[in-house]
RNA sequence: CCGUGCUAGCCGGGGAGUCAGCGGUUCCCUGUACCCGCAAUCCGCUACAGCGGGGGUGAUGCUUUGCCUCAGGCAUUUCUCAAUAGAGCCUGCCCGCCGAUACGUGGCGUUGAAGGCCGAGUCUUGCGCAAUAGGCGCUUGUGAACCGCGUCAGGUUCGGAAGGAAGCAGCGCUAAGCAAGAGUGCUUAUGUGCCGCGAGGGCGCUUGGUUUGAGUUAACGGCGGCGGUAACGUCCGGGGGGAAAUGUCGAGGGUAUCGCGCACGG
Repeated sequence: CCGUGCUAGCCGGGGAGUCAGCGGUUCCCUGUACCCGCAAUCCGCUACAGCGGGGGUGAUGCUUUGCCUCAGGCAUUUCUCAAUAGAGCCUGCCCGCCGAUACGUGGCGUUGAAGGCCGAGUCUUGCGCAAUAGGCGCUUGUGAACCGCGUCAGGUUCGGAAGGAAGCAGCGCUAAGCAAGAGUGCUUAUGUGCCGCGAGGGCGCUUGGUUUGAGUUAACGGCGGCGGUAACGUCCGGGGGGAAAUGUCGAGGGUAUCGCGCACGG
């Protein structure tokens, strides 16, 4: 130096999650990504940290370390967005009620405000008048088989006669009663009265007069208070989306560097 056979190495790695921790199963990133069995009520291990079985490649092909670059993940902080639970001892908006005032708007007011003075009414009581209702009275009509009146035909009766007596029906009249009427008289009563007269009371309301001469009212706003309301605003809680910064892990890529065999034969 050549050949043959081996061995180490390699046949992926990383983030999240889980875990005392490591690896795997799960999700994600990277991307040339051996095979089979096991495994979230997990599986296998213990810092040399998957286990078991099989296969391929194989020492110039792998490995170590540093630097640059960098997919992606995670954490914290700040800002922001939308949703969500709560708060009315946040009350801003909204709603209801109350109060003080007269700052604003509005109403009334020199065709006279508010106030002062005088009077009347409203209230109580007495009397009168009227109205209404009842009773009495009044007027008209009706109204008694006999026991009301008058007249009493006929008939009855007394009488010798003249004449007399009682008297039914009828007719006329009337009492009590009944009915109607007028509203003139008397009387009683009143949930009656744009009514009259007198007395009292009251300063509230209405109203008239007079005086004075510019305010007055409090409807709405403003102010203060009480209460309601979680839709909006605000505050607070937990979570989510986005952006930035910082930190952390980091596949892959680039570059430099470290380490590396054994046996046999020619």

Predicted 3D model of a 266-nucleotide RNA (Bacterial large signal recognition particle RNA) from a Clostridiales bacterium. Model confidence (mean pLDDT): 76 of 100. NCBI's taxonomy places the organism under Bacteria, Bacillati, Bacillota, Clostridia, Eubacteriales. It is recorded under the gene name ffs. Its Rfam family is "Bacterial large signal recognition particle RNA". Gene Ontology terms of the family: SRP-dependent cotranslational protein targeting to membrane, signal sequence recognition and signal recognition particle, plasma membrane targeting. RNAcentral holds the sequence, with entries from ENA.